[in-house]
Context: one part of a larger RNA
RNA sequence: UGACGGGGGUCCGCACAAGCGGUGGAGCAUGUGGUUUAAUUCGAUGAUACGCGAGGAACCUUACCUGGGCUCGAAUGGUGCUGGGAUGUUCCAGAAAUGGAGCAGUCUUCGGACUGGCAUCAAGGUGUUGCAUGGCUGUCGUCAGCUCGUGCCGUGAGGUGUUAGGUUAAGUCCUGAAACGAACGCAACCCCUACCCUCAGUUGCCAGCGCGUAAUGGCGGGUACUUUGUGGGAACUGCUUGUGUAAGCAAGAGGAAGGUGGGGAUGACGUCAAGUCAGCAUGGCCCUUACGCCCAGGGCUACACACGUGCUACAAUGGUUAGUACAGAGGGUUGCGACCUGGUAACAGUGAGCUAAUCCCAAAAAACUAAUCUCAGUUCGGAUUGAGGUCUGAAACUCGACCUCAUGAAGUUGGAAUCGCUAGUAAUCGCAUAUCAGCAAUGAUGCGGUGAAUACGUUCUCGGACCUUGUACA
Numbered sequence: 001u002g003a004c005g006g007g008g009g010u011c012c013g014c015a016c017a018a019g020c021g022g023u024g025g026a027g028c029a030u031g032u033g034g035u036u037u038a039a040u041u042c043g044a045u046g047a048u049a050c051g052c053g054a055g056g057a058a059c060c061u062u063a064c065c066u067g068g069g070c071u072c073g074a075a076u077g078g079u080g081c082u083g084g085g086a087u088g089u090u091c092c093a094g095a096a097a098u099g100g101a102g103c104a105g106u107c108u109u110c111g112g113a114c115u116g117g118c119a120u121c122a123a124g125g126u127g128u129u130g131c132a133u134g135g136c137u138g139u140c141g142u143c144a145g146c147u148c149g150u151g152c153c154g155u156g157a158g159g160u161g162u163u164a165g166g167u168u169a170a171g172u173c174c175u176g177a178a179a180c181g182a183a184c185g186c187a188a189c190c191c192c193u194a195c196c197c198u199c200a201g202u203u204g205c206c207a208g209c210g211c212g213u214a215a216u217g218g219c220g221g222g223u224a225c226u227u228u229g230u231g232g233g234a235a236c237u238g239c240u241u242g243u244g245u246a247a248g249c250a251a252g253a254g255g256a257a258g259g260u261g262g263g264g265a266u267g268a269c270g271u272c273a274a275g276u277c278a279g280c281a282u283g284g285c286c287c288u289u290a291c292g293c294c295c296a297g298g299g300c301u302a303c304a305c306a307c308g309u310g311c312u313a314c315a316a317u318g319g320u321u322a323g324u325a326c327a328g329a330g331g332g333u334u335g336c337g338a339c340c341u342g343g344u345a346a347c348a349g350u351g352a353g354c355u356a357a358u359c360c361c362a363a364a365a366a367a368c369u370a371a372u373c374u375c376a377g378u379u380c381g382g383a384u385u386g387a388g389g390u391c392u393g394a395a396a397c398u399c400g401a402c403c404u405c406a407u408g409a410a411g412u413u414g415g416a417a418u419c420g421c422u423a424g425u426a427a428u429c430g431c432a433u434a435u436c437a438g439c440a441a442u443g444a445u446g447c448g449g450u451g452a453a454u455a456c457g458u459u460c461u462c463g464g465a466c467c468u469u470g471u472a473c474a
Stems, first nucleotide, its partner, number of pairs: 001474002003471003007468007015458002019421005026312008034303002042053002064298007076122009087104007107112001124287002127285003133281002135276003138272001140270001145184001147182004151160003164175003190264004195233003199229003205222002209220003236258001239252005314414001318373007330361003335354002340349003380411001385406007427450007
C1' cells in the first nucleotide's frame, strides 16, 4: 500500500421488511447429469452452465456410428505434357456414391475459349492446446469509481490531491484545506415516448356542402379534425415562499410534463490464467491410401432414475353454447391469398386484389350480454391409447405438425426450502416476427388490451461504496 475480521462509523440496492404472484407436489414440453448404446457428435458447470451455442436435428444440417467407395483428392488457381470437340440425353449394375455402354450433336479468326487425363506447386483436418494468442463475450456493475502532470511532505516503499463538514442518483456540487490543474468514467450530446406549432395531404381522414346506396368515405369535393412524415418550440429548480454561508433541500404556482418526466442505447481502470482454437482468424504440436473426402442407412429423439427452466391444470372471479365490441406492432411475388364452392374439420378447388397507409395474413383474446351446469374427480382436468383422415416434403417406420370420432390417467393448491416484482409495474389476455419446405415454439424477440396491493422502516440476512481500526496475511 492492499486484502481480510462472527472490529467500528456513514450510506445504498426488491437486500430484508410490507405486499402480490410463483417454483418445490401432478401430467406434459425442453435442457442437463447419470445410465444405456455400434453411436447416443462437441462445447457450456456456484453466483456468471442447465428453453445455453441451437433465431428450427426426418434426409440435408452432422461434426458421431455401421457398411460401401476415393487418394492431387469435395473446391479454386498457376505451370508443363497430352487428348477431345462444347453440350444434351438414354440404358445396364448398384442402397447410393460410383462404374460401364450407347445415341444425338459438331465453336473456331486455328491464337484461343470450353472440357477430360497425367505430372507438379499449392491441398484438407469440427484433430490438440482458450494455460501460446487476436477478435468477441459474461461477471462484479450503470457500481462510482480508476488515474496522471507539476508542486509539497517522507531516507524510502509511498502520501497529498481523491481526506474533512455538508449535499447528490453520481469523485454531483459547495465550503474548508499544500495543493493547483487534468484524463478515463458520472452527467449532457443520440433514439423512442408524453404536449404544442410549422410545412406537406395520398393510398390516410370526413367537420361543413352536394350526389348515391339495403348498407359502407362509395362518389364529387375539402385539408378542418384524426393521422403520417419533415423542421422547430417546450422543463431550466427558470418563478414564489421557507430554510441554509453556499451547494442544495422542502412546499407552492403555472404547465401536457417537475425536479434525471418515463424507457432505450451507452459498461471506466481492472477482476475471475472466467468463456470461446466447433463462428472467424491464428503460433506450436499431430494425421497425410487417413484423424482427409464421397455415399446409403442408423444415431444426436435411447430411459430404473436425479436436477434446472417452462406450459397446462386442480375449477364457479369458473366450464360450455350463442351473440356483440375495442388494439398495437409486424410480414407478404418461389409470397400473402379475399370472395365463392365442397368437406363436421384439418384442408381442397377456383382465383379477385396486392411489390402494399390502397390488397391480404386478420378472427384480436380476455371483456360485455343471454342461457345452462350447481360443487361432483364433475359439462373440472386433459395425459395416454385406438381408429379414420389432412398438409409439407423424393421420403413422416425409427422421428413431423394438424383435424375428427372414441378413450378420459395423475391432479382437490403442493414439505423443508426458494424465485420475481415498486406503476401502466406485478398479475392476467391475446397478436406478430425471425429461423423456416414442414415442424416437435409451451422457447426467443417484440407488440398492444385489462390492470392491482404494499413500502412503518434499516435491527437482522445477502451484495456493494467510502472513512477508520486490528492483523503472526500478500